[in-house]
RNA sequence: UGUAAAGUUUUCUAGGGUUCCGCAUGUCAAUUGACAUGGACUGGUCCGAGAGAAAACACAUACGCGUAAAUAGAAGCGCGUAUGCACACGGAGGGAAAAAAGCCCGGGAGAG
Numbered sequence: 001u002g003u004a005a006a007g008u009u010u011u012c013u014a015g016g017g018u019u020c021c022g023c024a025u026g027u028c029a030a031u032u033g034a035c036a037u038g039g040a041c042u043g044g045u046c047c048g049a050g051a052g053a054a055a056a057c058a059c060a061u062a063c064g065c066g067u068a069a070a071u072a073g074a075a076g077c078g079c080g081u082a083u084g085c086a087c088a089c090g091g092a093g094g095g096a097a098a099a100a101a102g103c104c105c106g107g108g109a110g111a112g
Base pairs, nucleotide, nucleotide: 007057008056009055010054011053012052015047016046020044021043022041023038024037025036026035027034028033059084060083061082062081063080064079065078066077067076087107089110093105094104095103
């Protein structure tokens, strides 16, 4: 310097803001509502982790069963069981049709 790989999804959480709901304040109504403002409003809806959790699937390895036909045997394919699925410091800045974020750029730049 280059190449390959560190899998996918769902649910949840840390976290996030304020479109909707709720709540608060004010005004108008008096019909139980309407409008404005507020997320230095606990919350519901909503977004949400590469380096957070769980599960399912995928993949790998081992064993077994079937395919397999006179007894055996065969790559491959299918199924089942078990195990594995490690490690990971990280800006600024930009992006998003509510807005923001540990989301995306990004296992990035950079550091070791």

Predicted 3D model of a 112-nucleotide RNA (Guanidine-I riboswitch aptamer) from Bacillus subtilis subsp. subtilis str. 168. The coordinates come from a structure-prediction model, not an experiment, and the mean pLDDT is 85.